[in-house]
Context: one part of a larger RNA
RNA sequence: CAUAACUUAGGGAAUUCGGCAUAAAUAGCCCUGUAUCUUAGGUAUAAGGGGUGCCUAACCUUGUUGAAAGGAUAGGUUGCAAUAACAAAAGGAGUCCGACUGUUUAUUAAAAACACAGGUCACUGCUAGCCAGCAAUGGUGAGUAUAGUGGCUGACUUCUGCUCACUGCCAGUACGUGAAACUCUGUUUCAACGGAACUAAGCGCUGGUAAAGAGCGGGCCUAACUCUGAGGCUCUUAUGGUAGCGUAAUACCUUGUCGGUUUAUUGCCGACUUGCACCAAUGAAGUAACGAGAUUCCUGCUGUCCCGAGUUAUGACCUCAUGAACUCGCUGCGCGGUGAAUAUGCCGCGGAUUUCCAACGGGAUGAGAAGACCCCACGGAGGUUUACCACAGCCUGAUGUUGUUGUAUGAUUUUUGAUGUGGAGCGUAGAUGGAAGCAAUCGAAGCACUCUCGUUAGGGAGUGUGGAUGCGUCAAUGGAACACCAUCCUUUGAAAAUUAUACGACUUACUGUUCUUCGGAACGGGACCGCAUUUGGUAGGUGGUUGGACUGGGGUGGUACGCCCCUGAAAAAGCAUCAGGGGCGCCCAAAGGUCUGCUCAGAGGAGUCAGAAAUUCCUCGUAGAGUGCAAAAGCAAAAGCAGGCUUGACCAUGUUCCGCACAGCAAGGAACGUGGAAAGGAAACUUGGGUUUAGCGAACAUCAGUGCAGCUGUGAUGGCUGCCUGGUCUAACAGUGAACUUACCCUGGGGGUAAUUGAGUGGUCGCGGGUGAGAGUCCAUAUCGACCCCGCGGUUUGCGACCUCGCCGUCGUCUCUUGGCAUCCUGGCCGUGCAUAAGCGGCCAAGGGUGGAGGUGUUAACUCAUUAAAGCCGAACGUUAGUUGGGUUGAGAACGGUGCGAGCCAGUUUGGAUACUAUCUGUUGGAAAUGUUGAAUGUUUGAGGGAAAGGGUCCUUUAGUACGAGAGGAACGGGGACCCGUUGCCACUGGUAAACCAGUUGUCUGACAAGGCAUCGCUGGGUAGCUACGCAGUAGAUGAUAAAAGCUGAAGGCAUCUAAGCUUGAAGCAUCCCCUAAAAAGAAACAUUCUAUACUGAACUCUGAAAUUUUGCGGAAUUUCAGGGCUAGGUUCGAGAGUUCCGGUAAAAGACCGGUUUGAUAGGUUGGAAGUAUACGCACAGAGCGCAAGCGAUGUGUUAAGCUGACCAAUACUAAUCACUCAAGG
Repeated sequence: CAUAACUUAGGGAAUUCGGCAUAAAUAGCCCUGUAUCUUAGGUAUAAGGGGUGCCUAACCUUGUUGAAAGGAUAGGUUGCAAUAACAAAAGGAGUCCGACUGUUUAUUAAAAACACAGGUCACUGCUAGCCAGCAAUGGUGAGUAUAGUGGCUGACUUCUGCUCACUGCCAGUACGUGAAACUCUGUUUCAACGGAACUAAGCGCUGGUAAAGAGCGGGCCUAACUCUGAGGCUCUUAUGGUAGCGUAAUACCUUGUCGGUUUAUUGCCGACUUGCACCAAUGAAGUAACGAGAUUCCUGCUGUCCCGAGUUAUGACCUCAUGAACUCGCUGCGCGGUGAAUAUGCCGCGGAUUUCCAACGGGAUGAGAAGACCCCACGGAGGUUUACCACAGCCUGAUGUUGUUGUAUGAUUUUUGAUGUGGAGCGUAGAUGGAAGCAAUCGAAGCACUCUCGUUAGGGAGUGUGGAUGCGUCAAUGGAACACCAUCCUUUGAAAAUUAUACGACUUACUGUUCUUCGGAACGGGACCGCAUUUGGUAGGUGGUUGGACUGGGGUGGUACGCCCCUGAAAAAGCAUCAGGGGCGCCCAAAGGUCUGCUCAGAGGAGUCAGAAAUUCCUCGUAGAGUGCAAAAGCAAAAGCAGGCUUGACCAUGUUCCGCACAGCAAGGAACGUGGAAAGGAAACUUGGGUUUAGCGAACAUCAGUGCAGCUGUGAUGGCUGCCUGGUCUAACAGUGAACUUACCCUGGGGGUAAUUGAGUGGUCGCGGGUGAGAGUCCAUAUCGACCCCGCGGUUUGCGACCUCGCCGUCGUCUCUUGGCAUCCUGGCCGUGCAUAAGCGGCCAAGGGUGGAGGUGUUAACUCAUUAAAGCCGAACGUUAGUUGGGUUGAGAACGGUGCGAGCCAGUUUGGAUACUAUCUGUUGGAAAUGUUGAAUGUUUGAGGGAAAGGGUCCUUUAGUACGAGAGGAACGGGGACCCGUUGCCACUGGUAAACCAGUUGUCUGACAAGGCAUCGCUGGGUAGCUACGCAGUAGAUGAUAAAAGCUGAAGGCAUCUAAGCUUGAAGCAUCCCCUAAAAAGAAACAUUCUAUACUGAACUCUGAAAUUUUGCGGAAUUUCAGGGCUAGGUUCGAGAGUUCCGGUAAAAGACCGGUUUGAUAGGUUGGAAGUAUACGCACAGAGCGCAAGCGAUGUGUUAAGCUGACCAAUACUAAUCACUCAAGG
């Protein structure tokens, strides 16, 4: 220090976003008592008050073999406290939301969300509807409308207004539209194909429907104070928001206004209400009860706080053992500067001996996670829809499966009838052809009746009668002449066949139910349904896909996305910006071509009506006009204005240039040619549209052409294909087929690009200066100061986008530190419109101080009471590997608004994870080693460093003095008290006190005594120690200065505080004072003490001797012995130091201090002081009970006892025994 726990005097929420913590408090049982509201059940253990142990006695209830349990009464008695431990609601008042119990995001949201009973709407008559499935089939359901399914609302109470224009749904539908098939028809035929007619659903159309999706206005005027507007006018709509509620979970402005609550309220409650933007089953308004919901207040209570303190346990710390992870380029000081704009590493200055330990968390743009915000990607995914393209499903026509039959109404064909009147004509002459005969006893003419047609003249059919002729040819009339036959036409009838539609009937396909001997049967449905193919419609139910670019981030806006002109553009060409100023997406058959002629605007003069201005004449007139349209350039016998003739606004084919500077490229445009054919002109010539620069568009597809070509093929027309020319489109204009949303989101990237800091800039902001209009009675400058001008700062807000998107934690609070001064107070001065006092303005000055509350997340601002004053700013808008998490800014949910919707809103509201063992550096402390030219012990010096160790107020005295008419009313100096800060201490007052003492509950050790456990069980006290809330200390002086005040004094005969010289002058600066400090590398000084270079000693080396080997000689080599030298090494001595050991005035480890038998260092023992409160045992007393023996809570005495003891002494009883290590020796 952390975690968990205990206790805290006085205050009592002052803490804080918020009484968070549930820290404290309440608590069981009995008695009593209980408001408001109410759905009459509740609320309610409301609230509030009293009691509670133990002993003695008798009584009552239940009950027994024996027991035992419960209740109530009286008396006695103890303690601080009797549910003494454990266990065990804090309460009340207001508001919002949801009725309630319940459910939910396993793993940050428990809620106001979901559900719910109740309400309502829709579908559904069972082979139902809905759901699953390709289907078979299955679920609902072995249910049947009091049922099932789906939607909305959400107990209950009072209620639920208006609107059917839009969207949807339902119904209807004369008419329009409407596919395939059939039918008709075109294409010479067939086929493909086209057309027409018919026509289902659907759509149009008509109507209904809002507890379907939804929606529910504006302006002006008006009452005899004013205000308001019952009322009126007007525009408009499908209708214009009714009841109720209303600054709200909804109100931007807003902290609305008023009242209450408070010292103070961005809060809460109650009202008002001009409702940005309430409103009636997306339910409105109330509402008892309920809620781990949101919010406000009150009582109680408390360490939340003032303001901290003490204690306990476990970690931390130390020792031993075991032993990870993250991370890791290297390195690892500070300040200033520089720099891709915040450097351990670069530059400068300073600092810096080495190592270790414990802490802290400023930095390493710390670690962690290829940023979740933002942008980008011709990246992805989820969702939505009136995006695009499809598909299931559903509706629908046709055909097949698919048969029999009737009626009605059609159609077609066949058969058979009838019908046909202009005028003329005997007559009602359909057309054409043939035709001279035809019909008739199978009954002619005529007559009568009935039916029918009708042009009203008559025709036809039938029946009866009648009983033999009638008609035609011919004639007449006429365009046509009739009998009769044939083929047809108009109108119309009948029959048959075929066929269509509608409505019936049937049973055999198909099918339901039941039974079944599994073969079928019976009863129903029935050519429907179903199924299959096909047609049209509908179709986010489902699938796939798309969502332009530019852009001082993106979005919104705009188009700077294709063109033209001017400027920018810097005298060739070309040249950017969401730079500035403007245009185009046409027009014209003349406004084109050519030839010819003319001259404009304006001014002056003249002239009938006639005026400033009409038409006419004269003069002047370089363009001041005009040019189809922008601007620029250009243009005068014209490019302007007219007239004549005309179509060159031609066909074809080249080159160059622009488009597109200097690479390539399309469309498009322009200029200059060649060939052909034209126009005008006498001709030369001019003309390929407009004086020039804008007026435009690929491929595919399609259409067109007196165009061209190829293939096929006909008797011929044709069919197919290609080329050329032209028309129709892409304005995102070199042209893709294309909507939203994502906070449920994902991936890849970007500091190429935003939100935070920084850096730059400083418009804005803050501060200052110059000048001085003015006011201040007079008077610019006591004070205030306009316009204008000049600066400084880098705290505001902007700007640009330089660092950072393989990540720098974002507002405010708390905590802690430091700096600036443009000073709020305190100090020193000056001026004053300064008498004093109190002010106002200014100069110097940064040493110290600058506080407490209310509402709000707030910073800020406001308010309250104090105060000497309650300063302004910086430090990555200081400070998250320090806190908090109220706000902002994820996922849930609601309101208002918006959107068809998914969703969205710098609108509101409620809920919602804050993780990291510190490597380096830094900082605070603590040690070790080396160095300081031998070592050690002790005592100092003080370069340097630190500091606020002090700061302030009030009272009193001076003094009711100076001053002042008075009212009022100082100062220098002296004394005292207090506040804040700071240092130390524990005699006192308190706190603590798991040493201690006592009381006591439950239980266990059989009882007593003595103890264990229950938070130390709880409770009452409390020494030492540590502490604050307690106590003590906390002067001033000297020097140099600032502003300022002066002396002398010139430059400048004066004046002048200054130039030389001199004197003063502040809480500020320096020093004395306090702390530290020899690692101050110039490493200091003084005193004292110590200091055998002792002994031994290989290897090695030197000297001598001997032996052996070798050599021609000299000699050489090896071995052994003796001696000398030196070193490594070994053994002692040594001022002193350390370890071990006993400890604490000290302490994390080290360190520090004390002791070590020549000893009181620690423990023990004894005594004392002190704490607690009177031990055990014994004796007596004791309410009573009992015949007696005896039982009995408790009290009194013995007993100021007993117990304890970190304090003070005494006492060697125990342990510091014995030992070891280092050490200068020059």
Predicted 3D model of a 1226-nucleotide part of an RNA (large-subunit ribosomal RNA, half B) from Candidatus Iainarchaeum sp. The coordinates come from a structure-prediction model, not an experiment, and the mean pLDDT is 81. Its Rfam family is "Archaeal large subunit ribosomal RNA".